Predicted 3D model of a 348-nucleotide RNA (Bacterial RNase P class A) from Candidatus Thiodiazotropha sp. (ex Monitilora ramsayi).

RNA sequence: GGAGUCGGCCAGGCAGUCGCUGCUGCAUCCGUGUAGCAGAGGAAAGUCCGGGCUCCAUAGGGCAGAGUGCCAGGUAACGCCUGGGAGGCGCAAGCCUACGGAAAGUGCCACAGAAAAUAUACCGCCAGCGGCCUUCGGGCUGAGGUAAGGGUGAAAUGGUGCGGUAAGAGCGCACCGCGCUUCUGGCAACAGAAGUGGCAGGGCAAACCCCACUCGGAGCAAGACCAAAUAGGGGAACAUUGUGCGGCCCGCAUGGUUCCCGGGUAGGUUGCUUGAGGUGUGUGGUGACACACAUCCCAGAUGAAUGACUGUCCACGACAGAACCCGGCUUACCGGCUGACUCCCACC
Numbered sequence: 001g002g003a004g005u006c007g008g009c010c011a012g013g014c015a016g017u018c019g020c021u022g023c024u025g026c027a028u029c030c031g032u033g034u035a036g037c038a039g040a041g042g043a044a045a046g047u048c049c050g051g052g053c054u055c056c057a058u059a060g061g062g063c064a065g066a067g068u069g070c071c072a073g074g075u076a077a078c079g080c081c082u083g084g085g086a087g088g089c090g091c092a093a094g095c096c097u098a099c100g101g102a103a104a105g106u107g108c109c110a111c112a113g114a115a116a117a118u119a120u121a122c123c124g125c126c127a128g129c130g131g132c133c134u135u136c137g138g139g140c141u142g143a144g145g146u147a148a149g150g151g152u153g154a155a156a157u158g159g160u161g162c163g164g165u166a167a168g169a170g171c172g173c174a175c176c177g178c179g180c181u182u183c184u185g186g187c188a189a190c191a192g193a194a195g196u197g198g199c200a201g202g203g204c205a206a207a208c209c210c211c212a213c214u215c216g217g218a219g220c221a222a223g224a225c226c227a228a229a230u231a232g233g234g235g236a237a238c239a240u241u242g243u244g245c246g247g248c249c250c251g252c253a254u255g256g257u258u259c260c261c262g263g264g265u266a267g268g269u270u271g272c273u274u275g276a277g278g279u280g281u282g283u284g285g286u287g288a289c290a291c292a293c294a295u296c297c298c299a300g301a302u303g304a305a306u307g308a309c310u311g312u313c314c315a316c317g318a319c320a321g322a323a324c325c326c327g328g329c330u331u332a333c334c335g336g337c338u339g340a341c342u343c344c345c346a347c348c
Base pairs, nucleotide, nucleotide: 001344002343003342004341005340006339007338008337009336010335012313013312014311015310016309017308018307020039021038022037023036024035025034026033027032041319045330046329048328049327050326051325052324053219054218055217056216060250061249062248063247065215066214067213068212069211070084071083072082073081074080085099086097087096088095089094100210101209105208106207107204108203109202122150123149124146125145126144129142130141131140132139133138158176159175160174161173162172163171177199178197179196180195181194182193183192184191185190223270224269225268226267233261234260235259236258237257238256242254243253244252277296278295279294280293281292282291283290284289
């Protein structure tokens, strides 16, 4: 100097004029005025997960269904995060994983190929046995043996080498692979070592399935209170019925339940923002994070509040606006600042 990897921060600033919302104080002719303080995000987005909170409701058990899927931690909890293990990618820093089980069962593996499971013989190899021929070197062939070589395919029934054989084959041996047993390290997933056995042909469970763990439902348009209004009108079914907020069964509780026609009202208050809260310091931990102390209050609208103008600076501003709240994940994104690490090149 170049190329990368993993993080952190910012999201226009300043000044002036007018305007908007909330809270607090003062004043008030109760209409409001004035002063102070505060006023959209890193994703507010998607509505994908998990909860807090409210109601069913006094709220148990089972089946079905759904979710997750290596191990250990963190957390209110999670499908999230952290740290390890295994497998894979990358020269590396690093990154990815839908990562339990194929010896419980069922199913699938197109085409090609002899054959993809009840395994087989297309091209081949053999001449030990029998037969024929012979220039006596051998040649051909029947029964039989064979799957080492070649071909097809993503994958061909463990791999490589040596021996052995008529030719071959775990047929035997060595090493590797696989199964079983034991030991060592580790909380564990796993890793290593030793012994033993010629050894059940593979892949797919993001196929059905099996196993382990977890799971009531609905949702702030939940719910509570006040006000208003008429026609508490008419009809039907049921009483061992029924009702109890995803389905079914058992249990428990409860006494009216359901359907149709017609008429009237629908405004306000609350829930509504002090929290599993933010920030700083210290301690513990590899880390996620936890604990202690100190400090701060940081939107609550309801057809929906922060906008307009001027000047100036500059990195010339993209994606984009809260609606009960919070922890995550995913997606979108113009630029700027910055930390650590890896590789390449050159110079000293």
The organism belongs to Candidatus Thiodiazotropha, within Bacteria.